The RNA shown here (transfer RNA) has 72 nucleotides and comes from Gallionella sp. Its Rfam family is "tRNA". The family's RNA type in Rfam is transfer RNA. Model confidence (mean pLDDT): 84 of 100. NCBI's taxonomy places the organism under Bacteria, Pseudomonadati, Pseudomonadota, Nitrosomonadales, Gallionella.

RNA sequence: GGGAGGUUAGCUCAGCGGUAGAGCACUACACUCACACUGUAGGGGUCACUGGUUCGACACCAGUACCUCCCA
Numbered sequence: 001g002g003g004a005g006g007u008u009a010g011c012u013c014a015g016c017g018g019u020a021g022a023g024c025a026c027u028a029c030a031c032u033c034a035c036a037c038u039g040u041a042g043g044g045g046u047c048a049c050u051g052g053u054u055c056g057a058c059a060c061c062a063g064u065a066c067c068u069c070c071c072a
Stems, first nucleotide, its partner, number of pairs: 001071007010024004018055001026042005048064005
């Protein structure tokens, strides 16, 4: 330099045009002598960035940045 895949909650990931989600983690309460487990409730998001298409974009298009792999 070329090609492919990826970037969404603190972590691991789902979501392929119509109000952003799951598990774990975190907080409070219950339970316990206490902790853990378990149960209930709750908080947490510029969907990497810029522009475009569309009535409407996390999703489609173009560019940029970063990560992984392959080729040179």